[in-house]
RNA sequence: UAAAUAGCACGCCAAACCGCAAGGAAUUGCGGGACGGAAAGCUACGAGUCCUAGCGCGUCAUUGUGAUGUGAAGGAUAGUCGGGCCGCCUCU
Numbered sequence: 001u002a003a004a005u006a007g008c009a010c011g012c013c014a015a016a017c018c019g020c021a022a023g024g025a026a027u028u029g030c031g032g033g034a035c036g037g038a039a040a041g042c043u044a045c046g047a048g049u050c051c052u053a054g055c056g057c058g059u060c061a062u063u064g065u066g067a068u069g070u071g072a073a074g075g076a077u078a079g080u081c082g083g084g085c086c087g088c089c090u091c092u
Base pairs, nucleotide, nucleotide: 004092012037013036017032018031019030020029021028022027035079041085042084043083045082046081047080048077049076050075051074052073055071056070057069058068059067060066061065
């Protein structure tokens, strides 16, 4: 320096759920709370999964208008998997 990493020690993060707020929604932020995590740090590059207010096309109903399917497009998820980047301790 690089890789792996039992155990100890000091610590770190924070699921479900609850409260407040944002969003059309998925979901996110903050507070409480701990299911778990050795990268459960960061990053939407690949895949998976999730969302659909608006837009195009179609169908049904129709007074007004609404409901529904589908497509493109956009969005979300890093605690779904993989990739990339950064990183603490130290028996070995």
A computed fold for a 92-nucleotide RNA from uncultured Oleiphilus sp., annotated as c-di-GMP-I riboswitch aptamer. NCBI's taxonomy places the organism under Bacteria, Pseudomonadati, Gammaproteobacteria, Oceanospirillales, Oleiphilus. The sequence was found by an Rfam model in a public genome assembly. Model confidence (mean pLDDT): 81 of 100.